About this RNA
This is a predicted structure of a 158-nucleotide RNA (glmS glucosamine-6-phosphate activated ribozyme aptamer) from a Bacillota bacterium.
Formats: sequence, C1' cells, structure tokens
RNA sequence: GGAGAUAGGGAAGCGCCAGAACUGGCUUCUCACGAGGCCAGUUGACGAGGUGGGGGAUCUCGAGGUAUUCGGCGGGUGACCCCCGGCUGCUCACGGCCGUAAACCGCCCAGCAAAGCCCGAUCGGCGACGGCGGGACAAAGGGGGCGAGGUGAGGCGC
Repeated sequence: GGAGAUAGGGAAGCGCCAGAACUGGCUUCUCACGAGGCCAGUUGACGAGGUGGGGGAUCUCGAGGUAUUCGGCGGGUGACCCCCGGCUGCUCACGGCCGUAAACCGCCCAGCAAAGCCCGAUCGGCGACGGCGGGACAAAGGGGGCGAGGUGAGGCGC
C1' cells in the first nucleotide's frame, strides 16, 4: 500500500460513478492542425417540504437553465392497496378526509422560509474545481381568519 472479514458511526432531494465532459502529467501517430493511449484527479440536481405498520410498483414542490441539472447505479419520509389509529357532537356500521399537531376543500391575511446563480481585497488546489463569507429572489407546504363540510341505526342532552 492492497484485499477480505467483523464491529461501530454518518447521510434520506440523500449517497455513489464503470459511460460522458473537464484538468494535470507521461506518451503514440501526424510536417502541422489535430486524433488517440496510460496514470492521477475534478464535475456529475439548486434548495423547500415530507415517516403509524406492512406490501408491490418507483416519487412531491418550485429555482435556475437551453444546458453534463447529460447518462446510469443504490436508496428514499410522496402516491396507491391492506391493517391499525384519529376527525366527521356520543356509540356502531358504511362513506369521506387524514396520520398521533391525525380536515380535506374554497377565499383572504402575514417576508414563516430557500439554495444554486451573483458578489468577495477570503481559504485550499499547478489546474479542472472545491470550501467559507455577504446580499437578493420561489412554489408546494406550514401558521392565522372566514366559509363550507356525510348517511343509517341506537342512545344521551336540549
């Protein structure tokens, strides 16, 4: 230094790189332009929101941009089905809506809230590039208000 085994730790719009693009070194062909090979590297989705249990299939929202945010691999808190649980004045059934902060929906209110990009007289690297700091801007969603918001049976209350 490499390989394997075991154990532990970390991340969930997260991790990874065998294609690709790019950088450095060496090198081959060529008069040259240019094209290739080997080695070592870099990039490879920018944040926001999101987890009752099980299952299979794979996944929300916007920002930026005309693009390598290309092309893939592994996962995954979304959605669907079943179960459990909650709400629908009480109990049960069905239906609807949700997930323990358990009500969806419509309208209204409020900066609740980005990061990349950009800027930097900043740090690391020969370089591709990576960190750090500063300023600005979303949507979904969350918060507040108003409205609207089952059927049947039984029982309770008025």
Annotation: It matches the Rfam family "glmS glucosamine-6-phosphate activated ribozyme aptamer". Its family is annotated with regulation of gene expression and catalytic activity in the Gene Ontology. From the family's description: This entry contains a glucosamine-6-phosphate activated ribozyme that is found in the mRNA for GlmS. GlmS is an enzyme that uses fructose-6-phosphate and glutamine to generate glucosamine-6-phosphate. The ribozyme catalyses self cleavage of the glmS mRNA that is thought to regulate GlmS activity. By type it is a riboswitch. The coordinates come from a structure-prediction model, not an experiment, and the mean pLDDT is 76. It was read from a public genome assembly, where an Rfam model found it. The organism belongs to Bacillota, within Bacteria.